[in-house]
Molecule: small-subunit ribosomal RNA
Organism: uncultured bacterium
RNA sequence: AACGAACGCUGCGUGGCGUGGAUAAGACAUGCAAGUCGAACGGGGAAUCUUUGGAGCUUGCUUUGGAGAUUCCUAGUGGCGAACGGGUGAGUAACACGUGAGUUACCUGCCUCGAAGUGGGGGAUAGCCCGAGGAAACUCGGAUUAAUACCCCAUGUGAUCGUAAGAUUAAAGGCGGCUUCGGCUGUCGCUUCGAGAUGGGCUCGCGGCCUAUCAGCUAGUUGGUGAGGUAAAGGCUCACCAAGGCAAUGACGGGUAGCUGGUCUGAGAGGAUGAUCAGUCACACUGGAACUGAGACACGGUCCAGACACCUACGGGUGGCAGCAGUCGAGAAUCAUUCGCAAUGGGCGAAAGCCUGACGGUGCGACGCCGCGUGGAGGAUGAAGGCCCUAGGGUCGUAAACUCCUGUCAUCAGGGAGUAAAAACUUACGUAGUAACUGACGUAGGUCUUGAUAGUACCUGAAGAGGAAGGGACGGCAAACUUCGUGCCAGCAGCCGCGGUAAUACGAAGGUCCCAAGCGUUGUUCGGAUUUACUGGGCGUAAAGCGUCUGUAGGCGGGGUGGUAAGUCAGAUGUGAAAUCCCGAGGCUCAACCUCGGAACUGCAUCCGAUACUGCCAACCUAGAGGGUCGGAGGGGAGUCUGGAAUUCUCGGUGUAGCAGUGAAAUGCGUAGAUAUCGAGAGGAACACUAGUGGCGAAGGCGAGACUCUGGACGACACCUGACGCUGAGAGACGAAGGCCAGGGUAGCGAAAAGGAUUAGAUACCCUGGUAGUCCACGCCGUAAACGAUGAGCACUGGACGUCCGGAGGGUUCGACCCUUCUGGGUGUCUCAGCUAACGCAUUAAGUGCUCCGCCUGGGGAGUACGGUCGCAAGACUAAAACUCAAAGGAAUUGACGGGGGCCCGCACAAGCGGUGGAACAUGUGGUUUAAUUCGAUGCAACGCGAAGAACCUUACCUGGUCUUGACAUCCUCGGACCGCUUCAGAGAUGAAGUUUCCUCUUCGGAGGCCGAGUGACAGGUGCUGCAUGGCUGUCGUCAGCUCGUGUCGUGAGAUGUUGGGUUAAGUCCCGCAACGAGCGCAACCCCUACCCUUAAUUGCCAUCGGGUUAUGCCGGGCACUUUAGGGGGACUGCCGGUGACAAGCCGGAGGAGGGUGGGGAUGACGUCAAGUCCUCAUGGCCUUUAUGACCAGGGCUACACACGUGUUACAAUGGGAGUUACAGAGGGAAGCUAAACCGCGAGGUCAUGCCAAUCCCAGAAAAACUUUCUCAGUUCGGAUCGCAGUCUGCAACUCGACUGCGUGAAGCUGGAAUCGCUAGUAAUCGCGGAUCAGCACGCCGCGGUGAAUACGUUCCCGGGCCUUGUACACACCGCCCGUCACACCAUGGGAGCCGACAAGGGCAGAAGUCGCCGAGCUAACCUUCGGGAAGCAGGCGCCCAAGCUGUUGUUGACGACUGGGGUG
Repeated sequence: AACGAACGCUGCGUGGCGUGGAUAAGACAUGCAAGUCGAACGGGGAAUCUUUGGAGCUUGCUUUGGAGAUUCCUAGUGGCGAACGGGUGAGUAACACGUGAGUUACCUGCCUCGAAGUGGGGGAUAGCCCGAGGAAACUCGGAUUAAUACCCCAUGUGAUCGUAAGAUUAAAGGCGGCUUCGGCUGUCGCUUCGAGAUGGGCUCGCGGCCUAUCAGCUAGUUGGUGAGGUAAAGGCUCACCAAGGCAAUGACGGGUAGCUGGUCUGAGAGGAUGAUCAGUCACACUGGAACUGAGACACGGUCCAGACACCUACGGGUGGCAGCAGUCGAGAAUCAUUCGCAAUGGGCGAAAGCCUGACGGUGCGACGCCGCGUGGAGGAUGAAGGCCCUAGGGUCGUAAACUCCUGUCAUCAGGGAGUAAAAACUUACGUAGUAACUGACGUAGGUCUUGAUAGUACCUGAAGAGGAAGGGACGGCAAACUUCGUGCCAGCAGCCGCGGUAAUACGAAGGUCCCAAGCGUUGUUCGGAUUUACUGGGCGUAAAGCGUCUGUAGGCGGGGUGGUAAGUCAGAUGUGAAAUCCCGAGGCUCAACCUCGGAACUGCAUCCGAUACUGCCAACCUAGAGGGUCGGAGGGGAGUCUGGAAUUCUCGGUGUAGCAGUGAAAUGCGUAGAUAUCGAGAGGAACACUAGUGGCGAAGGCGAGACUCUGGACGACACCUGACGCUGAGAGACGAAGGCCAGGGUAGCGAAAAGGAUUAGAUACCCUGGUAGUCCACGCCGUAAACGAUGAGCACUGGACGUCCGGAGGGUUCGACCCUUCUGGGUGUCUCAGCUAACGCAUUAAGUGCUCCGCCUGGGGAGUACGGUCGCAAGACUAAAACUCAAAGGAAUUGACGGGGGCCCGCACAAGCGGUGGAACAUGUGGUUUAAUUCGAUGCAACGCGAAGAACCUUACCUGGUCUUGACAUCCUCGGACCGCUUCAGAGAUGAAGUUUCCUCUUCGGAGGCCGAGUGACAGGUGCUGCAUGGCUGUCGUCAGCUCGUGUCGUGAGAUGUUGGGUUAAGUCCCGCAACGAGCGCAACCCCUACCCUUAAUUGCCAUCGGGUUAUGCCGGGCACUUUAGGGGGACUGCCGGUGACAAGCCGGAGGAGGGUGGGGAUGACGUCAAGUCCUCAUGGCCUUUAUGACCAGGGCUACACACGUGUUACAAUGGGAGUUACAGAGGGAAGCUAAACCGCGAGGUCAUGCCAAUCCCAGAAAAACUUUCUCAGUUCGGAUCGCAGUCUGCAACUCGACUGCGUGAAGCUGGAAUCGCUAGUAAUCGCGGAUCAGCACGCCGCGGUGAAUACGUUCCCGGGCCUUGUACACACCGCCCGUCACACCAUGGGAGCCGACAAGGGCAGAAGUCGCCGAGCUAACCUUCGGGAAGCAGGCGCCCAAGCUGUUGUUGACGACUGGGGUG
């Protein structure tokens, strides 16, 4: 795009034109669809008229008979038609169809033309009548009758047969006119013949489906002779003879199918299709058969058989809608049991006319195509309402309302066609003919009629916007977006895919888009699809080159010349039906539709030409191909013979304890003497070095040497032949390893089987031995990643460098040789052009062309099943389908990863020091428990974490008691000061009672503050979602990276820069470079600290001066020093030497307080982990609202069989205890720190002073040092636990605080596997302070004191950076992914069998019927000598033969216990 469509929603607003049983060629009730002719015939009936009787009588009427005439009708005989028209597509792969020819091998009723005739006789028969049988259908007998029915004779134009003579062979009348009744004449018929037209029969060339998993088929088969038969040729049939005929250009078989013009699609070529219309074929319930006829083997005829159905009196009969309507059935599905012969056409008829479900119409169906309408213009307050909203607004939307118009269609009323022209009758004229008229034909005129559709089309008028819109879609493809609901549910989906709480994808709504009386969905066909490629594809790696060669058929084929004209080209003729398509006109108002004209129908046939190319024929040529001569190279092949090294074995000698083997071992061998070593021998297999991207061969493949036989290639010469060539379906030959058969051989190696190891296991890798095999000879198998993953041949197209085998020239040499240039053949590497998706290929092409062959067409199923061929077997070759998926695949890119590589770094390892893991306790977590043990954090990067401090509070949890505009915010109304105080009840919240009683501003109205009450908007939520978010944070990681602009390269993703050579802590710097620059990171700038200078000087300091004290900067004074805190300086590889590339830098040195980023901190790139946090805060959405909110009391977060993390204290003598004596830094202090003094053993208490702090206080620093004691023990170590007594804080220490004193005195004696921190003022060790805080610190954050050891080094573990490589990974190795097993489902192979369908051939059987024979029975026409004959009928027999029966085979399908693999989950 299309449809004979169907289904869903919607719908009648309407009209026109088309179209409508595609399935069950299933079965059919009812009606109709083929009749007509009385001018062929006899009869019958009715009516009218004439005439003649009878009867009744009303005397002109009724009725009833006979005869005749006219008109009408028709059962039968007869003629023509019924073979057309109409339906259907079952069968058919065929001369069935299409196209073009042929028929000297034929027929043709009616029609046209022409020639000749139409004479004379005869016998029957239906009907009717009578009778009989039967339920019916129908049948039988008798009598009688006609014809255009039937028969005979005559004639013979002609026709047929025959050489001829000759023989045979025909007819029918009807209706008119005239008539002198003798006949004449017209017309329609009839007979014979010749021609035509029309319609057919038969034959041939060519054309159009699938299958080779159908490869051989055929006995009337192929041909001949003869005969029969037919309208006609012919094995069409028969007898005889011969053995042919068809087939790879696809016979035979199987499947499917009516064919064509055309139709649909497509740019075309093609592909698909064969409804309606038209041509043709076939069929008519199924099968068979003939009859009649011009024509049939006959849709509405006959006979027979079968199935089915109906009627029946059970004896017997009847039927055939695939005609038009209609019914049932099956189906997704297809109409009225309509009107009319008015038109067109057909049959009959002389005609009128009759018949016609052909046809013309109408109806039904949105089934299709086409046309029209459902209103038009104006109209902003942008109404109401809906929807959305950032709450401002936006949108539906000029849409509506409203105003003014119009009147198509529908409705009503009125008018109102065309389709109709003929025919008939009649008048006139003409034409041919006739003696003439009529008639016939033609022309012109008149008369008289004919419409189913239908009172329709059309026209006019009336009324009134009044009656007339839906369907689908809105994630992308693909035009069109929001809200709500739902929450991987419900659902959507053509493909990709959407839905797991913010869905433009589901459902709804609003809006939008598309089409519109339709819109979607489904199905089918073509297109897109160059995705079967003729036009117009491919095969190195994506699917695809046979393993290789030889060669048959076939295809293709070198250069001249001549001929021919098959292909080819041109012209002409015939044909190519009509319709359709196209173009141009015309008719319906337009269009669809219809009509006319043209073009076209690309085809086929014939004729005449052309001769370039191809073909064919003839004769030539030498460039292709082959041969010849000479020559050299080679693991080319086959056979025979020979050789040495090595392994193993045997024998002998020497010799002693191991050998062998491995990562390490063991099995194994060895004291019966191994291994080792020497000598001798045996046997088999393989041939070290040479050896080389070297050689040869078609490939497989070929490697010691010699000989024999033998194949191929190459070079030189240019002597011979003269296209002899290339490719190659089938076919044949060769064909690694392995395997098979039977025989030999067997040293080494070595499947299987065995043993030893390894391992979780180890039917493996490793080891020990070891059988087939490996070897030889005869056969078979026929496959490999048989690979260059690249078929063979020929030709053409740039360079450079090797190498092997020949040849030629030059140079050189005594010379083998060597060097160099050119040339032929092979074999390689690199690079142009070109090609390629890229990788890559590139004269050895994957470039440019030609020829031929093979092969491919998404992945899986599957190179499988079935079938066939081959094979001894293993198996090979050929080779599907169902089903399933939306991919499978190639090349390259960026990452990530690797038990890949290279370089480098880090307390990463190593070297060290100290810990953890064992104990007790503290603390956190898990788990368990509980009414609750609130919540969060969960590898590193949760676990002394949020929490810098849970007795109440905190508090979020639980139990119980209370409140509901609320504990808290804003607004409104009313009232009042509120606060406070007192009493009572209560666990308290709270309730009740009492007491007290306003302030500020003012425009004097009121407003505000505070409290109470009320109402509703609302408050509230530590409720959920950190996977909706902001912010903040952790981590990789203070690792050195992450990017951009422009340019360049690449089809592109991307690359380059950023890689490379050095160097650095560093993408730090230098050099190089198709890159040049830049940004975020690094570094520096900032802070602390280490040295110096300067400024300043109290609360700090005190050298100098003075005063004072037992003593003390205590005081005056001073600011030198220290210190404090402001500002500066200083360090930059700056200097020297070496090294490095004259670089960057590195190494060493000097000076310096400090040396190579001095030490420490702050500072955290692009990003990753949907990392953490909705319980800090903020926030979208959801949920809750007398509760998930708020208040109160009590409890819980503190539980405790257990497990883990982080710590504290220890286990002791480098120690514990006692005593004495030193030295800090940094902090804090008013609801505070607290001196001194006194009391207490002590925690602490009492009193009281100083300090808002360089002033006072906390505040005695401790380790250390000195003296002394303990003496290795569960202790004078260790301090848990428990008891008693206290202190402090606080409303309150029971659950559940800290501390003190006395007593008690547990585990623990240095910690398994494993694991952590630290590189210098660091680890270790020692104490001090602070935050939180009423109180509570073994935690955290800070401070100083004492103060080490070690680092060879980068192999390994972990983490990281850069480069490179592989990848089937990209959620990125915690990836991906293979197979068995288990379960479910699906399709399929095998399968004992069993059931059908179809086909073939065999046997039996044999209806009807044609043909043949017989015909004793029967018979009108003709003949007869009257006896009969001729001829015919019934009947019988025979050939053929349908159904049927029987047994066999083949093909195919369904089912099938069990079984095999496959697919999906």